[in-house]
RNA sequence: ACGCAGCGCGCGGGAGAGACUGGCCUCGGCCAGCGCCGAAGGGGUAACCGUCCCCGCAAACUCUCAGGCAAAAGGACCGCGCGCGGCUU
Numbered sequence: 001a002c003g004c005a006g007c008g009c010g011c012g013g014g015a016g017a018g019a020c021u022g023g024c025c026u027c028g029g030c031c032a033g034c035g036c037c038g039a040a041g042g043g044g045u046a047a048c049c050g051u052c053c054c055c056g057c058a059a060a061c062u063c064u065c066a067g068g069c070a071a072a073a074g075g076a077c078c079g080c081g082c083g084c085g086g087c088u089u
Base pairs, nucleotide, nucleotide: 003087004086006084007083008082009081010080011079012078013077018034020033021032022031023030024029035069036068037067041065042063043062044061048056
């Protein structure tokens, strides 16, 4: 350089687990109880480094604090497009 990584926006795809029970409520919905899920977010943790200790250091692993368990919404991650500025040539 739009070549590479990153960030933001837009579009598309996108899983899991009770349409559980009770109460309130005009419908949405809210509260409580028990049972579950991991892919918003958050926490914990290795190799590594290294004389040793401490510190640092990752997750899709793990914990379920939060979130979620019909639909809707959300959703890690993937693909495409645009923009930003960084690196390299």
Description
This is a predicted structure of an 89-nucleotide RNA (Glycine riboswitch aptamer) from a Burkholderiales bacterium. It was read from a public genome assembly, where an Rfam model found it. The source organism's lineage runs through Bacteria, Pseudomonadati, Pseudomonadota, Betaproteobacteria and Burkholderiales. Its mean pLDDT, the model's own confidence on a scale to 100, is 77.